[in-house]
RNA sequence: CCAAGUCUUCAGGGCGGGGUGCAAUUCCCCACCGGCGGUAGGUCGUUCGCCUUGCGCGUGCGACGAGCCCGCGAGCGCCGUCGCGGCGCGCCUCGUGAACCGGCUGGUCCGGUCGCGACGCGUCGCGACGGGUCAGCAGAUCCGGUUCGAUGCCGGAGCCGACGGUGAUAGUCCGGAUAGAAGAAGACCUGC
Repeated sequence: CCAAGUCUUCAGGGCGGGGUGCAAUUCCCCACCGGCGGUAGGUCGUUCGCCUUGCGCGUGCGACGAGCCCGCGAGCGCCGUCGCGGCGCGCCUCGUGAACCGGCUGGUCCGGUCGCGACGCGUCGCGACGGGUCAGCAGAUCCGGUUCGAUGCCGGAGCCGACGGUGAUAGUCCGGAUAGAAGAAGACCUGC
């Protein structure tokens, strides 16, 4: 230095002004925000080289560098298991009853019906745990310029943003969340 393992810490920003209204940080006008990895022609710093000595060119290194290019995360949906609750069904099973019908041996009897419960199955809802990346809209970009080359640079104009809650529809408020996580940094240990 690289690889495997264990562990620790960290890991999201934003409603300010006005309008309508009984009521809106939710609607309307203006405003504000941009997780993680990759891609890199930009910017800054720096090593070395060159000559044309320049805000020069080349070269190596470092830092920063895309919400809408590629992929990932959370969330919702989906699938599985379990739990709770509602409803329905039950051929065969078990328990039960101031219920009903029948029987004769007249009983704390027998058989049946019905109801209730157990149990089982189905279905719907809620919750917990787990799974994978199938699907959702799994979000959203164009124009001009520079250039050999740009959806990334420069200029301009656009667009997007889980679920539940709410006195009224939420990227910005409240909640799940003191959670989880893409990943980042570090410590220890083993191997080469």